A computed fold for a 350-nucleotide part of an RNA from Populus tremula, annotated as small-subunit ribosomal RNA, central domain.
The RNAcentral record of the full RNA draws on SILVA.
The organism belongs to Populus, within Eukaryota.
Its mean pLDDT, the model's own confidence on a scale to 100, is 86.

Context: one part of a larger RNA
RNA sequence: UUUGGCUUAAAGUAUUGAUAGUUGGCUUUUUAAGUUCCCCAUCAAAUCCUAGUGCUCAAUCCUGGAUAGGCAGUGGAAACUGCCAAGUUGGAGUAUGGUAGGGGCAUAGGGAAUUUUCAGUAGAGUGAUGAAAUGCGUAGAGAUCAAAAGGAACACCAACAGUGAAAGAACUAUAAUAGGCUGACACUAACACUAAGAGACGAAAGCUAGAGGAGCGAAUGGGAUUAGAUACCCCAGCAAUCCUAGCCAUAAACAAUGGAUAUCGGGCACUGUGCAUAUCAACUUACGCAGUGUUAUAGCUAACAAGUUAAGAAUCCCGCUUGGGAAGUAUGUUUGCAAGAAUAAAACUU
Numbered sequence: 001u002u003u004g005g006c007u008u009a010a011a012g013u014a015u016u017g018a019u020a021g022u023u024g025g026c027u028u029u030u031u032a033a034g035u036u037c038c039c040c041a042u043c044a045a046a047u048c049c050u051a052g053u054g055c056u057c058a059a060u061c062c063u064g065g066a067u068a069g070g071c072a073g074u075g076g077a078a079a080c081u082g083c084c085a086a087g088u089u090g091g092a093g094u095a096u097g098g099u100a101g102g103g104g105c106a107u108a109g110g111g112a113a114u115u116u117u118c119a120g121u122a123g124a125g126u127g128a129u130g131a132a133a134u135g136c137g138u139a140g141a142g143a144u145c146a147a148a149a150g151g152a153a154c155a156c157c158a159a160c161a162g163u164g165a166a167a168g169a170a171c172u173a174u175a176a177u178a179g180g181c182u183g184a185c186a187c188u189a190a191c192a193c194u195a196a197g198a199g200a201c202g203a204a205a206g207c208u209a210g211a212g213g214a215g216c217g218a219a220u221g222g223g224a225u226u227a228g229a230u231a232c233c234c235c236a237g238c239a240a241u242c243c244u245a246g247c248c249a250u251a252a253a254c255a256a257u258g259g260a261u262a263u264c265g266g267g268c269a270c271u272g273u274g275c276a277u278a279u280c281a282a283c284u285u286a287c288g289c290a291g292u293g294u295u296a297u298a299g300c301u302a303a304c305a306a307g308u309u310a311a312g313a314a315u316c317c318c319g320c321u322u323g324g325g326a327a328g329u330a331u332g333u334u335u336g337c338a339a340g341a342a343u344a345a346a347a348c349u350u
Base pairs, nucleotide, nucleotide: 004321005320006319008303012318015200016199021194023192025088026087027086028085031082033081034080035077036076037075039073042070043069049065050064051063052062091191092188093187094186096183097182098181099180103177106174107173108172109171110154115149116148117147120144121143125136126135163168206247207246208245209244210243215241220236221235222234223233258317259316260315261314263312266295267294268293269292270291271290272289273288274287276285323350324349325348332343333342334341335340
């Protein structure tokens, strides 16, 4: 490399716009590169196959013949692929009417709760736990009730729902903005799919600088438990958690399932939207498109399962895999402030 594979056995890049490359609608024309056909040259001998000769036969030996295939050349063919040119509208897109949404970003506002401060009432406990203790409290706690401050998070609605490429995203209002879906009719005329490298984005934790700090809380201290208890439980509590500006680039980044296209029986439910019937209207029913679920036929699967949102039956492109360990390690290189990340072996062992 071929072949077989990639939900759970090894194996789908965290995700995405996209370059090179690969692959690519319909009709007609040109050409003849791929393709295909005839002829011709060549591919030493031996060997192999085959028709014979000859060692008494056989093996062996000797004589003759031959296919397929490879690589050139000449001359044809034109279906398919490519090339040239012209057209076409179904793929794709643009404009336009609607429409749903926690899509992103910015600004402004809000109430509940926790904590703290201050004033009043009141006067002995409170708090915690399996039980306690540490803790707080007559220097007035806890409880209750006005006022104020500050930070973080947004109850109900809430869903098996909706949205985003993924990570993710939910109090309310506003501004500008991105994408989706759907309808009819115009326009462009294959402009498409995938995607190495490079780019962008990328939870949490962590890092740098500056703000902020209510609650919570790695580390740390104390109290318990215990044989011990560097833990689980309790009382405190620095960093972190939040914001701004930069890094980091990893997760069971999961649906453990790459993307695209067309295709193949049904039932039930939900979301967005269109059309028809009907109507005052809301519903309902039938049909269509785009999604989200559930049940299950065929076929598929090692089984579990999955099953029009396939893991069925096909095509195209990319990524990845080849026994376990050593090891996602060493070394080298790239990258980072660092922590680390990326790439990635072998000896040896079994």